[in-house]
RNA sequence: CGGAAUGUCGUAUAGUGGUAAUAUACGCCCUUCGGGAGGGCGAGCCCCGAGUUCGAUUCUCGGCAUUCCGA
Numbered sequence: 001c002g003g004a005a006u007g008u009c010g011u012a013u014a015g016u017g018g019u020a021a022u023a024u025a026c027g028c029c030c031u032u033c034g035g036g037a038g039g040g041c042g043a044g045c046c047c048c049g050a051g052u053u054c055g056a057u058u059c060u061c062g063g064c065a066u067u068c069c070g071a
Base pairs, nucleotide, nucleotide: 001070002069003068004067005066006065007064010024011023012022013021018054026042027041028040029039030038047063048062049061050060051059
């Protein structure tokens, strides 16, 4: 310098135009003499900007970051 992939609660991953989900972690409660395990409830997220659309996490374009390939 060229090409490709990925970006989603703290962490790891689903989701693919119409309400954002699961596990774990976190907070509260129950259970216990206490702890652990277990159960219930709750808060927290779509990398940034623009476009298309009635509606964008999703489609398009640009940027940023990370990774891979080539030179």
Transfer RNA from a Minisyncoccota bacterium, 71 nucleotides, folded computationally. The RNAcentral record of the sequence draws on ENA. Its Rfam family is "tRNA". Model confidence (mean pLDDT): 82 of 100.